[in-house]
RNA sequence: ACCCCUGUAGCUCAGCGGAUAGAGCGCGGCCCUGCGGAGGCUGAGGCUUGGGUUCAAUUCCCAACAGGGGUA
Numbered sequence: 001a002c003c004c005c006u007g008u009a010g011c012u013c014a015g016c017g018g019a020u021a022g023a024g025c026g027c028g029g030c031c032c033u034g035c036g037g038a039g040g041c042u043g044a045g046g047c048u049u050g051g052g053u054u055c056a057a058u059u060c061c062c063a064a065c066a067g068g069g070g071u072a
Stems, first nucleotide, its partner, number of pairs: 001071007010025004018055001027043005048064005
């Protein structure tokens, strides 16, 4: 320099254009308990950025940015 892949919650990941965007772990509160990091209930928290297509975009297209891989 060129090519490819990825970018969703603190972490690891789901999410075939239209659902209130979900799960596990983690975190907060309450209950339970002799105590508890064990158990029960409950809650907070997210689509990298900017354009485009569309009635409608996390999802499709383009660019940028970031991370990973490859070729030389």